A computed fold for a 73-nucleotide RNA from a Candidatus Nanoarchaeia archaeon, annotated as transfer RNA. Its Rfam family is "tRNA". Gene Ontology term of the family: triplet codon-amino acid adaptor activity. Rfam describes the family as follows. Transfer RNA (tRNA) molecules are approximately 80 nucleotides in length. The organism belongs to Candidatus Nanoarchaeia, within Archaea. RNAcentral holds the sequence, with entries from ENA and MGnify.
């Protein structure tokens, strides 16, 4: 330099054009307990890596860039 691939709450993850972005762990509150843990209930937390475009509608499609990984030279 060229090709492929990944990027989604603190961490991991579902989502593959359509109406509130899913779940688990972690965190907070309450219940339970003498207390802690376990368990149960509820809550907070995301502008989907950045920007632009296509579309009535984009996490999803297209382009450029950024970061990680793999391969080729």
């Nucleotide at each position: 330099g060229g090709g492929c691939u990944u990027g989604u709450g603190g961490u991991c993850u579902a989502g593959c054009g359509g109406u509130u972005a899913u779940g688990a762990c972690a965190c907070c509150a309450c219940a339970c307990u003498c207390a802690c843990a376990c368990u149960g209930u509820g809550g907070a937390g995301g502008u989907c890596g950045a920007g632009a475009g296509u579309u009535c509608a984009a996490a999803u499609c297209u382009c450029u860039c950024c970061a990680g990984g793999c391969c080729c030279a």